Molecule: Bacterial RNase P class A
Organism: Candidatus Nanopelagicaceae bacterium
RNA sequence: AGAGUCGCCCGGAUCACCGCGUCAUAGAAAUAUGCCGAGGAAAGUCCGGACUCCAUAGAGCAAGGUGGUGGGUAACGCCCACCCGGAGCAAUCCGCGGGAAUAGUGCCACAGAAAAUAAACCGCUCGUUAGCAAUAACGAGUAAGGGUGAAACGGUGGUGUAAGAGACCACCAGCAUGUACGGCAACGUAUGUGGCUAGGCAAACCCCACUUGGAGCAAGACCAGACAGGUAGUGCUUGAGAACUGCUCGUUCGAGCUACCGGGUAGGUCGCUUGAUUCGGCGAGUAAUUGCCGAACUAGAUGGAUGGUGAUCCGACCUUGUUGCGAAAGCAGCGAGGACGACAGGAUCCGGCUUAUAGGGCGACUCUUCUA
Numbered sequence: 001a002g003a004g005u006c007g008c009c010c011g012g013a014u015c016a017c018c019g020c021g022u023c024a025u026a027g028a029a030a031u032a033u034g035c036c037g038a039g040g041a042a043a044g045u046c047c048g049g050a051c052u053c054c055a056u057a058g059a060g061c062a063a064g065g066u067g068g069u070g071g072g073u074a075a076c077g078c079c080c081a082c083c084c085g086g087a088g089c090a091a092u093c094c095g096c097g098g099g100a101a102u103a104g105u106g107c108c109a110c111a112g113a114a115a116a117u118a119a120a121c122c123g124c125u126c127g128u129u130a131g132c133a134a135u136a137a138c139g140a141g142u143a144a145g146g147g148u149g150a151a152a153c154g155g156u157g158g159u160g161u162a163a164g165a166g167a168c169c170a171c172c173a174g175c176a177u178g179u180a181c182g183g184c185a186a187c188g189u190a191u192g193u194g195g196c197u198a199g200g201c202a203a204a205c206c207c208c209a210c211u212u213g214g215a216g217c218a219a220g221a222c223c224a225g226a227c228a229g230g231u232a233g234u235g236c237u238u239g240a241g242a243a244c245u246g247c248u249c250g251u252u253c254g255a256g257c258u259a260c261c262g263g264g265u266a267g268g269u270c271g272c273u274u275g276a277u278u279c280g281g282c283g284a285g286u287a288a289u290u291g292c293c294g295a296a297c298u299a300g301a302u303g304g305a306u307g308g309u310g311a312u313c314c315g316a317c318c319u320u321g322u323u324g325c326g327a328a329a330g331c332a333g334c335g336a337g338g339a340c341g342a343c344a345g346g347a348u349c350c351g352g353c354u355u356a357u358a359g360g361g362c363g364a365c366u367c368u369u370c371u372a
Stems, first nucleotide, its partner, number of pairs: 001368010012313007020037002023034004039343001043354002046352005051216004058249004063212005068082005083097001084095004098207002104205002106201003121146002123142008154172006173197001175194008220270004229261006241253003277296008314341002317338009
């Protein structure tokens, strides 16, 4: 210098005028003044929790979720470190990564003779028949060769054979199993033995381990206010119904309950934002994270505020003028004009994940080439 990998940050600024919301102060009120007033994703609502109510949250079945190992955390399907497999020269990235698919069931499109108790389409070999012969037909053997396919029942070489075949042998790959060493573990390294070979799919059922009660701030609590009953069915201790449950059991309450018609209300207060919070320092840890100390307070609306206009500046883009460098293409500086500054927006609150995002910046690392 070129090519690339990973992580993080910013995401317009200031002023003026008009406008909106909470709160504070003043005021009888209207209103005035002052402070503060969206995000990195506030989004999707996909996971996990806090909080609230349901009974103190019980038992069994069913159903769902997670899935290498160790650690972090309030918790997680998140994060960190490592292992294994795969991609890349490398930095690094990807993995829905439990079951050696040897408990069982099931599936494997198309093509192909055959897709799992393997299988004879071509080919190869032998025999019989026909033929002068080439060869043909039939029968038997054969998985070495061809062809099909995502996948064809180990690979290479040899022995062997009519031709062949783990039929036998050597080496290699792979499988099962034992031992030693290293590691907390997943696992790794070395070595022995065995039978010669075992296809893939559990993002199919299934099996194993762990795990999950339900509903959600329209939770829930309080204040104020309104109303009118009727018909039918069913039950009243031989128990209807209720206590969230898919079912059963268990426990508790229990005189009403269900359907239809008719009537009333749809206001306010709390919950509500100070919290697993943010920042800084010191320490523990490879890291995620965490301990101690100090400082800070940063929306709380409720048909739902946070907006608009103007000026100046900033950023990069387009057009253009000019100057410098250059052979040219072009590059750089200064100026003028134009349009632009993304994605998006709270609604109980946190931790994650995922998705959207104009433009700009910073850091770490890898490879190649050149120079010293």